[in-house]
RNA sequence: GGAGCCGACCGGGCGACCACGGUCCUUCGGGGCUGAGGAAAGUCCGGACUCCACAGGGCAGGACGCUGGGGAGAGUCCCAGGCGGGGCGACCCGCGGAAAGUGCCACAGAAAGCAGACCGCCGCCUCGGGCUUCCCGAGGCCGGUAAGGGUGAAACGGUGAGGUAAGAGCUCACCAGCGCGUCGGGUGACCGGCGCGGCUCGGCAAACCCCGUCCGGAGCAAGGCCAAGCAGGGGGCAUGGGUGGUCCGCCCGCCGGAAGGCACCCCCGGGUAGGCCGCUGCAGGCGGACGGCAACGUCCGUCGCAGAUGGAUGGUCGCCGGGUCCGGUCCGACAGGGCCGGGCUUACAGAAUCCGGCUUACAGGUCGGCUCCAGCU
Numbered sequence: 001g002g003a004g005c006c007g008a009c010c011g012g013g014c015g016a017c018c019a020c021g022g023u024c025c026u027u028c029g030g031g032g033c034u035g036a037g038g039a040a041a042g043u044c045c046g047g048a049c050u051c052c053a054c055a056g057g058g059c060a061g062g063a064c065g066c067u068g069g070g071g072a073g074a075g076u077c078c079c080a081g082g083c084g085g086g087g088c089g090a091c092c093c094g095c096g097g098a099a100a101g102u103g104c105c106a107c108a109g110a111a112a113g114c115a116g117a118c119c120g121c122c123g124c125c126u127c128g129g130g131c132u133u134c135c136c137g138a139g140g141c142c143g144g145u146a147a148g149g150g151u152g153a154a155a156c157g158g159u160g161a162g163g164u165a166a167g168a169g170c171u172c173a174c175c176a177g178c179g180c181g182u183c184g185g186g187u188g189a190c191c192g193g194c195g196c197g198g199c200u201c202g203g204c205a206a207a208c209c210c211c212g213u214c215c216g217g218a219g220c221a222a223g224g225c226c227a228a229g230c231a232g233g234g235g236g237c238a239u240g241g242g243u244g245g246u247c248c249g250c251c252c253g254c255c256g257g258a259a260g261g262c263a264c265c266c267c268c269g270g271g272u273a274g275g276c277c278g279c280u281g282c283a284g285g286c287g288g289a290c291g292g293c294a295a296c297g298u299c300c301g302u303c304g305c306a307g308a309u310g311g312a313u314g315g316u317c318g319c320c321g322g323g324u325c326c327g328g329u330c331c332g333a334c335a336g337g338g339c340c341g342g343g344c345u346u347a348c349a350g351a352a353u354c355c356g357g358c359u360u361a362c363a364g365g366u367c368g369g370c371u372c373c374a375g376c377u
Stems, first nucleotide, its partner, number of pairs: 001373010012320007020035006037348001041359002044357005049219004061215005066081005082095005096210002101208002103204003118149002120145004124140007157175006176200001178197008223277004232268005246258004282304001284303008321346011
């Protein structure tokens, strides 16, 4: 200098003038403080909290799945390890069962799962030829063969020897793998040694499925408190006015009276609009000491960090930054870098009960650790 791997982080700054939410003060004019994110997003997984249900168990459905440890102790998280795979390496990816059953395996290929004969090899038969105890060629809807070629991501262990017409775990030796037994190490996943066995049993479970563990339901529009108006229930009637019906007096009625109803007033329960709580102080951030390989734990100190409810957190201007392109200039190991000027540009997005994870989006930039290659000293 080039090519990479892993981790952490920033993601504009300052000022002026307007505007908004919260809170405190106020002499009611105003003033002080404070006001988005690493993902506030998707709502995928888990929990806190609230209400409902509940004797116990199951079906269905869902989530998860190597071992040990860590945390609210929950998870698809974290740490340490095991095994397998990839990479020269830093490092990355994966994790119950495919020797229970069913299913699938594109394209290519003869054949893709109780395999398979396209080419090749070998035997038999027929025909032809020749240098005729033999050799060569062509053919057969004849047979054998999985050693060789070819296809494929994958073709039923590898190498060698024996064997055979040619071949084949057909037999043998070694190796790899699997199963069983046994011994040793490890908390464990697992690892190592020895012996025996039949010879080899393809992949996919984010296909159905099987095994094991866990899961009651709904969610802050949860849930609780206060409570206009209207409607409902109960009571009152001093006063006032009016009307329809009923009853009484009178022969009748537009006259007089009574009961009752409404208007009016008071009370009651449920509860709408509306208001308040839940509502932000937390499994909280930062720093230190000690324990632990680590994740993390214990203790001490310190800080206070949005709470809206048609839903605030914004706009304009100026200066300074960052990136990129162009021009000029300087340095240079000719890859690039410094300075000056100008143009363009400066992301994704945005709280709504809270928290732990996962996933997805993100202009550009910074820092730390590590690996490989090349050159120089």

Record summary: Predicted 3D model of a 377-nucleotide RNA (Bacterial RNase P class A) from an Actinomycetota bacterium. The RNAcentral record of the sequence draws on ENA. It matches the Rfam family "Bacterial RNase P class A". Rfam links the family to the GO terms ribonuclease P activity, tRNA processing and dimeric ribonuclease P complex. Its mean pLDDT, the model's own confidence on a scale to 100, is 76. NCBI's taxonomy places the organism under Bacteria, Bacillati, Actinomycetota. The model forms 91% of the base pairs in the Rfam consensus.